[in-house]
Context: one part of a larger RNA
RNA sequence: UGACGGAAGGGCACACCAGUAGUGGAGCCUGCGGUUUAAUUUGACCCAACACGGGGAAACUCACCAGGUCCAGACAUGAGAAGGAUUGACAGUUUGAAAGCACUUUCUUGAUUUUAUGGGUGGUGGUGCAUGGCCGUUCUUAGUUGGUGGAGUGAUUUGUCUGGUUGAUUCCGAUAACGAACGAGACCCGGACUGGUAAAUAGCCCGCAUUAACUUUCGUUAGUGUGCUGGCUUCUUACUGGGACAACUCGCUUUUAGCGAGAGGAAGCGCCGGGCAAUAACAGGUCUGUGAUGCCCUUAGAUGUUCUGGGCUACACGCGCGCUACAAUGAUGGCUUCAACGAGUUUUUGCUUGCUCGGAAGGGCUCGCUAAUCUUUUCAAUAGCCAUCGUGAUGGGGCUAGAUUCUUGUAAUUAUUAAUCUUCAACGAGGAAUUACUAGUAUGUGCGGUUCAUCAGACCGCGCAGAAUGCGUCCCUGCCCUUUGUACA
Numbered sequence: 001u002g003a004c005g006g007a008a009g010g011g012c013a014c015a016c017c018a019g020u021a022g023u024g025g026a027g028c029c030u031g032c033g034g035u036u037u038a039a040u041u042u043g044a045c046c047c048a049a050c051a052c053g054g055g056g057a058a059a060c061u062c063a064c065c066a067g068g069u070c071c072a073g074a075c076a077u078g079a080g081a082a083g084g085a086u087u088g089a090c091a092g093u094u095u096g097a098a099a100g101c102a103c104u105u106u107c108u109u110g111a112u113u114u115u116a117u118g119g120g121u122g123g124u125g126g127u128g129c130a131u132g133g134c135c136g137u138u139c140u141u142a143g144u145u146g147g148u149g150g151a152g153u154g155a156u157u158u159g160u161c162u163g164g165u166u167g168a169u170u171c172c173g174a175u176a177a178c179g180a181a182c183g184a185g186a187c188c189c190g191g192a193c194u195g196g197u198a199a200a201u202a203g204c205c206c207g208c209a210u211u212a213a214c215u216u217u218c219g220u221u222a223g224u225g226u227g228c229u230g231g232c233u234u235c236u237u238a239c240u241g242g243g244a245c246a247a248c249u250c251g252c253u254u255u256u257a258g259c260g261a262g263a264g265g266a267a268g269c270g271c272c273g274g275g276c277a278a279u280a281a282c283a284g285g286u287c288u289g290u291g292a293u294g295c296c297c298u299u300a301g302a303u304g305u306u307c308u309g310g311g312c313u314a315c316a317c318g319c320g321c322g323c324u325a326c327a328a329u330g331a332u333g334g335c336u337u338c339a340a341c342g343a344g345u346u347u348u349u350g351c352u353u354g355c356u357c358g359g360a361a362g363g364g365c366u367c368g369c370u371a372a373u374c375u376u377u378u379c380a381a382u383a384g385c386c387a388u389c390g391u392g393a394u395g396g397g398g399c400u401a402g403a404u405u406c407u408u409g410u411a412a413u414u415a416u417u418a419a420u421c422u423u424c425a426a427c428g429a430g431g432a433a434u435u436a437c438u439a440g441u442a443u444g445u446g447c448g449g450u451u452c453a454u455c456a457g458a459c460c461g462c463g464c465a466g467a468a469u470g471c472g473u474c475c476c477u478g479c480c481c482u483u484u485g486u487a488c489a
Base pairs, nucleotide, nucleotide: 001489002488003486004485005484007483008482009481010480011479012478013477015473016472019437020436021435022434023433026324027323028322030320031319032318033317034315035314042053043052064310065309066308067307068306070304075118076117077116078115079114085112088107089106091104092103093102122298123297125296126295127294131292133286134285135284136282137281138280143182144181145180147178148177149158150157151156161173163172164171187275188274189273190272191271193242194241195240196239197238198237199236202233203232204231205230206227207226208225209224210223211222212221213220214219245268248262249261250260251259252258326430330389331388332387333386334385335384336383343375344374350369351368354365355364356363357362396427401422402421403420404419405418443465444464445463446462447461448460449459450458
């Protein structure tokens, strides 16, 4: 100087308290272990492995297993070799195979090859404990460093602090330090308010024509079409400005830094939510992202590559993330009414409207869109209203199984998904333990995207409905600082 302390003092965090929803129990989905297996490829194992590898694997992927081809063995040297180095092949046998792979047979080709040695190349082979790069974590906290000066023989220390204050080594101040740098803040993106600029890819208002309903006509409401391209920008979109700074008032405080309350305000104290993010590290993860890469291994009976089939999906069992439930605040049926993020075929077959066939899934014909133009007003689901049910393993629950139909794909058996009919399991709110969370948050609810030929119980986003309880403390868990003890390094 660190590290550690069942040492002390400060400070902080959904760490605890106060609560809400759970998980742990059931069924299923999925990852991991174990067991099994020809193979069940493999990495990762406290936080910092386990719905993670963007890992939803039918073939491919693919690394694993059972088998079959091919050389894509550059280049050099030698051998062989135009009297032919070698290549390819119908049929039959053989074979999973319409692989001339091999064999029989006997044509073809013409210096591309063949053989040996050296040397390359390839490898999802090994080593992440040889590495780069990237990521994760320590660690979302406030921390880190040098110059000149001071102290010390020196390692080192002061600066970087008694105190107050802040989310903050943020500031005030104090001061053997002075003046600086990185980090924090500022900054970037999104959300809120508002001025300007605009819009036949967004609308509104006004005419005109027309359809339907209510209408005695006038007219009102709703829809459609159209305006020498009628007018406008409130709503929508997106470019550029303004606006908030604790500025104002009061109280506390060195009357400092700041904190609390109030007013005005769209917004009030980090405005809200994200991003970026120092120094020093870890023998954290990745050689299975890479034509990044050292070394080792292998390299033609291949660990290269491709083809066929299987496996990664097995199943006495254990653990983790989840989905569906156990019902009446509910289930089922009918009617009503509201979103926001997206995404989409150009040299391929995307998003799909309308009509029609069909119970449905889906099919046929057809239209629009490389998109604020079409899908799409994405007519979403919780929700609201009216019925039925009446506390029973029930009309709760929907596992498991049987039959049938369609779709994707060369291929669906070990059932890709979807739909229909039947079957109707456990589960009556879950022990010890344990997780998340402080406001448009938790929770409920659906929608979109990623992966995608097909397939979400996953992840990443998006809106809609929308609580309870703190607004404290350091008791548990952990982190930071100061003081102190210990030669543990």